[in-house]
RNA sequence: AGAGUUUGAUCCUGGCUCAGAGCGAACGCUGGCGGCGUGCCUAACACAUGCAAGUCGAACGAAGCUAUAAUCGGAAACCGGUUUCGGCUGGUGAAAGGUUAUAGUUUAGUGGCGAACGGGUGAGUAACGCGUAGAUAACCUGCCUCUAAGAUUUGGAUAACCAUUGGAAACGGUGGCUAAUACAGAAUAAGACCACUUGAAGGUAAUUCAAGUGGUAAAAGAAGCAAUUCACUUAGAGAUGGGUCUGCGUCCUAUCAGGUAGUUGGUAGGGUAAUAGCCUACCAAGCCAAAGACGGGUAGCCGAUCUGAGAGGAUGAACGGCCACACUGGGACUGAGACACGGCCCAGACUCCUACGGGAGGCAGCAGUGAGGAAUUUUGCGCAAUGGGGGAAACCCUGACGCAGCGACGCCGCGUGGAGGAAGAAGGUUUUCGGAUUGUAAACUCCUUUUGUAGGGGAUGAUAGUGACAGUACCUUACGAAUAAGCCACGGCUAACUCUGUGCCAGCAGCCGCGGUAAGACAGAGGUGGCAAGCGUUGCUCGGAUUUACUGGGCUUAAAGGGCGCGUAGGCGGUUAAUCAAGUCCGAGGUGGAAUCCCAGGGCUCAACCCUGGAAUUGCCUUGGAAACUGAUUAACUUGAGUAAGCGAGGGGAUGGUGGAAUUCCUGGUGUAGCGGUGAAAUGCGUAGAUAUCAGGAGGAAGGCCAGUGGCGAAGGCGACCAUCUGGCGCUUAACUGACGCUGAGGCGCGAAAGCGUGGGGAGCAAACAGGAUUAGAUACCCUGGUAGUCCACGCCCUAAACGGUGGGCACUAGGUGUAGGGCUCGUAAGGGUUCUGUGCCGAAGGGAAACCAAUAAGUGCCCCGCCUGGGGAGUACGGCCGCAAGGUUGAAACUCAAAGGAAUUGACGGGGGCCCGCACAAGCGGUGGAGCAUGUGGUUUAAUUCGACGCUACGCGAAGAACCUUACCUGGGUUUGACAUGCUGGUGGUAGGAAUCCGAAAGGAGGACGACCUGCUCUUCUGAGGAGGAGCCAGCACAGGUGCUGCAUGGCUGUCGUCAGCUCGUGCCGUGAGGUGUUGGGUUAAGUCCCGCAACGAGCGCAACCCCUAUCCUUUGUUGCCAUCGGGUUAUGCCGGGCACUCUGAGGAAACUGCCAGCGAUGAGCUGGAGGAAGGUGGGGACGACGUCAAGUCAUCAUGGCCCUUAUGUCCAGGGCUACACACGUGCUACAAUGGCUACUACAAUGGGAAGCAAUAUCGCGAGGUGGAGCCAAUCCCUAAAAGUAGUCUUAGUUGGGAUCGGAGUCUGCAACUCGACUCCGUGAACCUGGAAUCGCUAGUAAUCGCAGAUCAGCAACGCUGCGGUGAAUACGUUCCCGGGCCUUGUACACACCGCCCGUCACACCACGAAAGUCUGUUGUACCCGAAGGGGGUGAGCCAACCGGCAACGGAGGCAACUUACUAAGGUAUGGCAGGCAAUUGGGGUGAAGUCGUAACAAGGUAGCCGUAGGGGAACCUGCGGCUG
Repeated sequence: AGAGUUUGAUCCUGGCUCAGAGCGAACGCUGGCGGCGUGCCUAACACAUGCAAGUCGAACGAAGCUAUAAUCGGAAACCGGUUUCGGCUGGUGAAAGGUUAUAGUUUAGUGGCGAACGGGUGAGUAACGCGUAGAUAACCUGCCUCUAAGAUUUGGAUAACCAUUGGAAACGGUGGCUAAUACAGAAUAAGACCACUUGAAGGUAAUUCAAGUGGUAAAAGAAGCAAUUCACUUAGAGAUGGGUCUGCGUCCUAUCAGGUAGUUGGUAGGGUAAUAGCCUACCAAGCCAAAGACGGGUAGCCGAUCUGAGAGGAUGAACGGCCACACUGGGACUGAGACACGGCCCAGACUCCUACGGGAGGCAGCAGUGAGGAAUUUUGCGCAAUGGGGGAAACCCUGACGCAGCGACGCCGCGUGGAGGAAGAAGGUUUUCGGAUUGUAAACUCCUUUUGUAGGGGAUGAUAGUGACAGUACCUUACGAAUAAGCCACGGCUAACUCUGUGCCAGCAGCCGCGGUAAGACAGAGGUGGCAAGCGUUGCUCGGAUUUACUGGGCUUAAAGGGCGCGUAGGCGGUUAAUCAAGUCCGAGGUGGAAUCCCAGGGCUCAACCCUGGAAUUGCCUUGGAAACUGAUUAACUUGAGUAAGCGAGGGGAUGGUGGAAUUCCUGGUGUAGCGGUGAAAUGCGUAGAUAUCAGGAGGAAGGCCAGUGGCGAAGGCGACCAUCUGGCGCUUAACUGACGCUGAGGCGCGAAAGCGUGGGGAGCAAACAGGAUUAGAUACCCUGGUAGUCCACGCCCUAAACGGUGGGCACUAGGUGUAGGGCUCGUAAGGGUUCUGUGCCGAAGGGAAACCAAUAAGUGCCCCGCCUGGGGAGUACGGCCGCAAGGUUGAAACUCAAAGGAAUUGACGGGGGCCCGCACAAGCGGUGGAGCAUGUGGUUUAAUUCGACGCUACGCGAAGAACCUUACCUGGGUUUGACAUGCUGGUGGUAGGAAUCCGAAAGGAGGACGACCUGCUCUUCUGAGGAGGAGCCAGCACAGGUGCUGCAUGGCUGUCGUCAGCUCGUGCCGUGAGGUGUUGGGUUAAGUCCCGCAACGAGCGCAACCCCUAUCCUUUGUUGCCAUCGGGUUAUGCCGGGCACUCUGAGGAAACUGCCAGCGAUGAGCUGGAGGAAGGUGGGGACGACGUCAAGUCAUCAUGGCCCUUAUGUCCAGGGCUACACACGUGCUACAAUGGCUACUACAAUGGGAAGCAAUAUCGCGAGGUGGAGCCAAUCCCUAAAAGUAGUCUUAGUUGGGAUCGGAGUCUGCAACUCGACUCCGUGAACCUGGAAUCGCUAGUAAUCGCAGAUCAGCAACGCUGCGGUGAAUACGUUCCCGGGCCUUGUACACACCGCCCGUCACACCACGAAAGUCUGUUGUACCCGAAGGGGGUGAGCCAACCGGCAACGGAGGCAACUUACUAAGGUAUGGCAGGCAAUUGGGGUGAAGUCGUAACAAGGUAGCCGUAGGGGAACCUGCGGCUG
C1' cells in the first nucleotide's frame, strides 16, 4: 500500500467481497510446563445452607465462674464434762454452706461509638445525571488538628432483675426494686445567637465590620498511689467530607409542531443546614419552541479501551472517579451524615412456619443451588501483610483484602532434543517405467538433560514478636531421549500439486465460481505451504471505504438543480478614517486526579508483569497585551444598487371592438350517375338527384403569406387588425440618494395539456363507442361515422422529457464569424470602424470518464439555496397535510440480487442508407417436378435388414463392382495363448508331419499305416545308441485380438464460406484506454490491381506471375509415324526401295508487353477504338484455396489418449441378411415422336486398355456366343463398329412412337446364378400425347446433342463415375427487385452476436410485507371513588415522675393516648391516546433450467419512442390532447 467482481474488450460511475488489528467470547479438532492477568455479556429470575458489623467492663447496675481475705456457720471426727447410758453439753474445728471485701474473667441489659464506610449491581435515568470550568456575599461538616474559655449544684426515673400473667410461636402485659458518661432543673457566660442604637465601608441596595445596651442557652465523668491520660461543654479557626446553583459539552426520530395553570413572574407567609413555586394565599399573563420545545425510542456517565496515518468511528468488561438501585411501590424515624443492601412502618406479589388465632423472609455481599442460555469457577485457607470499625490498651471483628483451587479464556516465556549419518534402505506416492519424491528424514553412532521422577537444603515478603501462601519459589544430587504435536489450507484473490474415486450426483463456496467421464475447486491419499500448544470456524467492532468526503466527494448524459418567481428569518457583503476589543493572535497564572498510552531508567534469569522519573493530557478558566483581518459604533465616499431626464424595439399582459380566406350546414339555380375512400377494398353518401358548379345566407373555431437557430416574457407561454388600461427591458446623459446589496429554509403567488364543478357555445377535429377492412386472432395500425372534450365566463386541480435534462448573483480568463435593438464616428452614397445590450455558430488555453463545454462555460474563484449516496421492492405501504373527485405532496421497511448504470471501441445484425460484384435477377437455350424403370435416402418391416453421412456443405455419398468371399449384421455349429506378433518356464523322438477310413453342412473331431529335418558332443559293432541344443508340437505364464464407445479428448486428411479480396505485422503518430491510423478518401481494376492524395513509412500471408495442357511458328529427332519428289510392284493397300519436305511424335526455343497509333482521362493509373498478328488486353482450360468460421465430417482408411470385453464385444465355419415394401423424397436413364421411327447405304475422330490378357482372318449359330487361334509385352497386333450423316419408307395414330411387365427358349462367367447376375432370341406390348405449385444448369467451341474409352471387375446391378472427341447454337436492355458476397456509413438495450434480446397477464410452488371484522398485552392521559403507613395542622373532657406555684388538696408549664383534617402509595370505575402480538379473508411484491397466451420495447423493431393526463382493453398495451429528442 491494495486486490477480486458488471464488458467480446475499454475507461468511468457504483455497490458487493477479501487480505489487517482487536475481543470478558462461544463452537470443532487437538493439548507438555510455568508466570502474570481474567472468568453470568442471558433472567435487576427464584434462592437451601454457612459466613459477610461489630466493639467498649477504663460509662453503668446486675449476674455467673475462679482466687484470696475477713466473718458467720458448725456436721463428722478429736479432746473434756455430765448422764436415767437413750443422750445432753463445753472446747478445738482449715468440712459443706452463707455473708462481706478485693482481684481476675465472662456478658444478657442500660449507655457510647460504628453500622451512611467497605462490598455488589446497572434496573431506572436523555437529567445539572455525568464531564469540564466556575459560584456559594445562600450552606452543613461526627471522629481529627490548633486556639480561647469552662466543667458549680440538684433531682426524678427506667431496662436488666424479682413476682405474676397472655401466647403454639414470634413476642408481650401488669406490679415491684436499681445504676450511669442515660434523662431533667438551677447557677455561671469569655465567646456565640437574637433584638435595638451609633459609627465606618458600600452605588448609602443587599450586606459586612466595629462599639454599646438588653435578652437566651453549657457541661460527665473514667483509669491511675500519683504525675497524668482519656472523655465532656461553649466559642473561633483549620483540615476532611458533603449540599445547592451556573456557563459549555453529552444518542436516534419532524411519518412527534406546537407545549405549559404552580405553568412564568411578583408580593406576603411558611419551610430548609441553605437559595428557590420548594410549599401556600393573592395579583399579573406570562414562559418554552424550527439554533427543534413537547412527545416517542434507546442508554448509567467519565478517565479510558479497540481501531485508524490522522481527523474520526465503535465501545464503556476488568482497574479508578461520579451517579442510581437494594423483592415491587410509598413513607418517615434515628443520626454529624440515610429517607438507610445484611434498620423501621405500610401496601403488593412470591416463598416458608403455624396449635389457623397469628407470625417470618428478601444473596444486584463471599461461596454455593435451581432456572435461563452458545456460555462464565471453590459451599477452600488466613487475618501473616495492606486497609477499615471499636477500644486507653491487650485485643476482638473484617468472604474488604492477602493467598490457594478450577478453565489454553487472554498475554508472555520454555520444551517436545542436539551433532554426525547416502546403501540416498524399506515402506508409501507417482511415473514418460529410465526414474522422481517422502529424504538426513529414519535406522545407526556420539552428546546433552530445559521439562519429568526421586533425595537433600530452603527463603525475601517482618524495621521487637507474629507467615495463610508453603516445605512453595530457588539452590543442589541422581536417573534417563527418556514423559510431550497438532490444526488449517493448497482454482484466482493468497504462500502451497499430483493420483484415485465420483459424474450438475454426492458435495464445496468469503467473492468470482467449481461438479454433466480425463475435476490442481467435491471425497480420499501422497506431497507441499502456513501457524504452532494451539489451529480453524462463527459472532461483533474499527480499518481498507475519499462508500456521508472537516481533513476529503459530487449533481449536462452515471444517483442528484426545486417547474418559475416574490420575499421573511438566516448566511454572506463595496471604498476611506477613527474608536472599542467580542472573534483572532501572543505572554503569564490556575486547572486538566491516579492508573492507562509514549519516552528514559530500574526490579522479577528474559518477557508478559511491576516500580521510579519525564513527557503528554490537543480542553476550560483567570489575567496582561497587540489591533492587520472579521465584528460593533461613529463620521464620510461613489464605483454596487436605485431614482431622474431624453430616445428606442417588441406575437409581454388584460379588456372591448372590426375584417377577410377556408371547412361545414341551409335555400335556390345548372347538371347527371356516380361520389367518396384505400396498398386493394368495403362500410358510408347518391335517381327522393349526390359529387361537381353558380348565387345568397347562417354559425363557430383558427389566424395563410410576412416568418427569420428573429422578437418579448421569471417560467408556463405569446402571432389577423384597431382602441383603451398596464408590467418589464435596452441605449445615452451623469443631475439626485449614498451600500439602500446578493441569496433565500419556512411562507405567498404564477404555473402547458389532460381532468373536475356551474352556466353558455359547438363549424372543424376527435378519447369512448359503432360499423367496414386487415389478420391465425386484431379489443390496434387503415377507412366511414361519432360523443365527451377542444371554445367562452367563473371556480378548482398543480402535474409534464415543466429540458439547455446545465439553480441564482458577482468578478476574471485568446480569437473569428453571423444576426436583433441602440449610441458614437468616417464617408456624397454604397459601405466601413468602434462601443453597449441580447441571440447563434466555430475555436485557443483550461476542464471532462468520454461524448463534449469553451466570455450565454461544463474554465478560474467567492457567496447563498436545493438535491444525491448500489439495483429491485417503490415514488409503493402506513401516517400527516392539500383536493369535490381524479389524485398531489411528504415518504419508509421486510425481502431479494451482485450487479444496475454512463461514455466510447470492435464486431454482428436491421422489414437503415450509399457504392460495387457474381448465370444473382433479367434476356435466352435445355431440363427437374407428371410416366415407366434404375439408383440412393427416410419410413416401415425383419432373426438380421451392419455402420457412417442430414439445409446450402447428407441422399448414383464412403461403395472405382454385396450371389459365396467381401461382411462389420442375424441364426446355428465349433474354438480359447487363440486366425496373427514377441518373450519366458517346463515337457515331448515313434516327436512334427500325415495316407486310408469314419462322424459332420462345413469348421472341426476321431483315427492311426507310414514317418522325418538342423547344429555340436560322447561311445561305437560305423550306422546305430546315448545325451545336449534349435525348429516343430504339447502344457502354462506374460500377452494377443476387438469395424466395441468417445470425431465434444486428438493427429492426419477433407468439405464449406470462396478463387470471395481480403487477413495481418514492425516502427511512427493519435487516443487515459479498448482501439484507431496504415487498409479510409478521389479515380481505376477481375483483384487491398494500379495511380493520385493523405501521419504515416514499410513489410508479410493472399491476388497476379512463375508450373502443366491447349492455339501459331522455328530448330531438332525420324520408328512402329508420314509419303511431296524419284524408282519398283499390286485387283487393292506406304506394300517395297528410298526420303524425312509435310502431317505427326517428342525435346528445346520464339511469340503478347496496352509494345505501337488515335481519342478520353489529371500530362497518371487506366479505359475506348484501330493497326499488325496464329493469338489482344488475365488468349482458353487446369493445378494452386490467405487469417479464419461451422466443437462441420471421419476413432469404420490409418494413427492415437482414456474407458470397456477377455471360454468373449476375440476367432473359425455353414446358411441367411445388407437386394424386404401400403408409402415419401433426392439423383438419373428411357420416352411421349416426323429436327422422328424403321430399313438400306456410306465418310471422318480422340482419349484409353491388353499376358491367368486383347484377340484378327476363317468357320458354326437368327443371336448372345461357340470352335479355332495369325498377331501383339504394343505410335507396329487387337479391343475398334464410332454415332449423329445420306437415301427410301412410315403419315399423326397410343401408331412401324414407347418400351415396362410377364411367358417360353437359351448363352456366358463362376464350387455355386433359388433367395440374388448380365446378355440373346421368340412372344407379350403397361404407363406415357411435353408435365401443378415450385425449381435446376448454362455466356462459346459453352449450352444442347452424338457416340467412344477406362477404372473397379470371374461375372455383373454401370442408365453411375472419370475421361475423350464429333456436330454445334440463342441471349445479356440493364442492376429496380430475389439470393450470396465485398467496401463505406448509420442505429442498437445484440456479443451463444436477430435462430439475438426481451415485456406483461394467466397457471403452480415458496418467502417477506400491507389492509382487515375482531381479540389479547403493555404503557400513558383525563374525570371521579376509596384511601394504608407517615410526618404536618387542629382538638385533646382520658392519662402523665422531673420544672414552677402551693402547707396540702390541687393548679400551671410541658407531654402522651385518642379523635379529626389536607396531602398521598396501592386499588377501583368510566373514557381517550400510543405501541405491540395474533387473525378468517384479501391486496399487490419478490424468487423459482426447460408451463400457457401473445410480441409491447431494442434496427425506421416493422404504427419512431418516451413524459404528463384521460378513456378503453385477456395481457403486454391502444387511442385522444399537449410536450420532449434521449

Predicted 3D model of a 1526-nucleotide RNA (small-subunit ribosomal RNA) from Candidatus Magnetocorallium paracelense. The source organism's lineage runs through Bacteria, Pseudomonadati, Nitrospirota and Candidatus Magnetocorallium. Model confidence (mean pLDDT): 83 of 100. The sequence is in RNAcentral, with records from SILVA. Its Rfam family is "Bacterial small subunit ribosomal RNA".